Predicted 3D model of RNase P RNA and transfer RNA as a complex of 449 nucleotides. It holds a member of the Rfam family "Bacterial RNase P class A". The prediction has a mean pLDDT of 76.
């Protein structure tokens, strides 16, 4: 100097004027409101709504089946499909990156075309032997050819009629044991001639997890009316002071069935009314600094900070200066001037993640190549 | 906020258990006719919404993104 990997951060700044939402205080009106004044006012993804939780209601959640999800091991966490560390496999010269990464000897299914044969096996060409005048027939064989994405361990050597784990050595694989490790797993030793290819993001088996709904949850206040009409299911029993009560049945309690629990007449169609307001609501598994523990995710202690709450939905517009980018012009060839523009995108109950979008810029750590000393 | 459905030829749609993607209309050429229409024959036309993964192989299975459409309030 070039190429690259990983991690973190910023993501226009500033001043003035005019506006918007919430808010403090005061005045007027006092029902709403109005005027002045104080303070605050979008993000790293607020997004997609893909996971997980908090919160709320229904038994603070029950049982069985069905169903859904996850899938190496250990840990972190409120929880997770997230994160951290490790193992195994793959890619890269390397820094590093990727992996839905349990089980195919529990069972079932599928593997088009080609090919002899796609998994109970099998013999097209070839090789070898026997018979046969020849063509050919019978038998042996998986070394070689050929087909295919995939062909029944690989290499070598002995052996044989030709061959073959048929024997042997090494590698691979299975089983057993020992050692290390919490474990996944690794190493070593012994043993078995080798055991039936792939597919589980096919059914399935194994292990673990999961009740449903969602702030339009839920609570309170106010307003309005035809608490109307039709239909389906149920309308049974007992007690009675004749008002009713209890039990059963049915229905409902936001995916399916049965049980259980709770509520009670319930569901459908037609028609009618209201489309306010308050609360939930932002102090939260909260942010930042320091110390300690831990390889780390993270945890503990302590100090400090207050940081949007709109609802037909605020957070904006104009101008000046500066910053950056693009285009054009001038030349003193890296400066000046003019014009245009400022990435993705906008909170809606709240958090932890994931994924996707993102102009431009900054910082740190590391790797490879080239050159010079 | 929650839930559901769809995207395949120019248009309307098929294609469930993965193995070369089809129909009708439309378009083009030819025949028939004096000519046109109708009819008949032949023919063209597809990155199956995009990207990635599983698999020998993906329209189909899985993940993610994009686009389009629809439903759910209260009195009750």
């Nucleotide at each position: 100097g070039g190429a690259g990997u990983c991690g973190g951060c910023c993501g226009g700044g500033u001043a003035a004027u005019c506006g918007c939402u919430c808010u403090u205080u005061u005045g007027c009106u006092u029902u709403u409101g109005u005027a002045a004044u104080u303070g605050a006012g979008a993000g790293g993804a607020a997004a997609g709504u893909c996971c997980g939780g908090g919160c709320u209601c229904c038994a603070c959640a029950g049982g069985a089946c069905a169903g859904a999800g996850u899938g190496c091991c250990a840990g972190a966490u409120a929880a997770c499909a997230u994160c951290u560390g490790g193992g195994a496999g793959g890619c890269g010269u390397g820094a590093g990156c990727c992996u839905a990464u349990g089980g195919a000897a529990a069972g079932u299914g599928c593997c088009a075309c080609a090919g002899a044969a796609a998994a109970u096996a099998u013999a097209c060409c070839g090789c070898c032997g026997a018979c046969u005048u020849u063509u050919g027939u019978c038998g042996g064989u998986a070394a070689g050819g050929g087909u295919g994405a995939a062909a029944u361990g690989g290499u070598g050597u002995g052996g044989u009629a030709a061959g073959a784990g048929c024997g042997c050595a090494c590698c691979g694989c299975g089983c057993u044991g020992a050692u290390a490790g919490u474990a996944a797993u690794a190493u070593c030793a012994g043993u078995g001639g080798c055991a039936g290819g792939g597919u589980a993001a096919a059914c399935c088996c194994c292990a673990c997890u999961c009740g449903g709904a969602g702030c339009a949850a839920g609570a309170c206040c106010a307003a309005a009316u035809a608490g109307a009409g039709g239909g389906g299911c149920g309308c049974a029993u007992u007690g009675u002071u004749c008002g009713c009560a209890a039990u059963a049945a049915g229905a409902c309690g936001u995916g399916g069935u049965c049980c259980g629990c709770g509520u009670u007449g319930u569901c459908c169609c037609u028609g009618g009314g209201u489309a306010g307001g308050u609360u939930g609501c932002u102090u939260a598994a909260g942010g930042u600094g320091u110390a300690c523990g831990g390889u780390g995710a993270c945890g503990u202690a302590u100090a400090u900070c207050c940081u949007a709450g709109a609802u037909g939905a605020a957070u904006g517009a104009u101008u000046g200066c500066c910053u950056c980018u693009a285009u054009c012009a001038g030349c003193u060839u890296g400066c000046u001037g003019a014009u245009a523009g400022a990435a993705c995108a906008g909170a809606a109950c709240c958090c932890g993640g994931c994924u996707u979008a993102u102009a431009g810029g900054c910082c740190g750590a590391c790797u490879c190549c080239c050159u010079c000393a | 906020u929650c839930c559901c459905c769809g995207g395949u030829a120019g248009c309307u749609c098929a294609g469930u258990u993965g193995u070369u993607a089809g129909a009708g209309c439309u378009g083009g050429u030819g025949a028939c006719u004096g000519u046109u229409a109708a009819u008949c024959a032949c023919u063209a036309g597809g990155u199956c919404g995009g990207c990635g993964g599983u698999u020998c192989g993906a329209g189909c299975c899985c993940g993610u993104c994009c686009c389009g459409g629809g439903g759910a309030g209260c009195c009750a």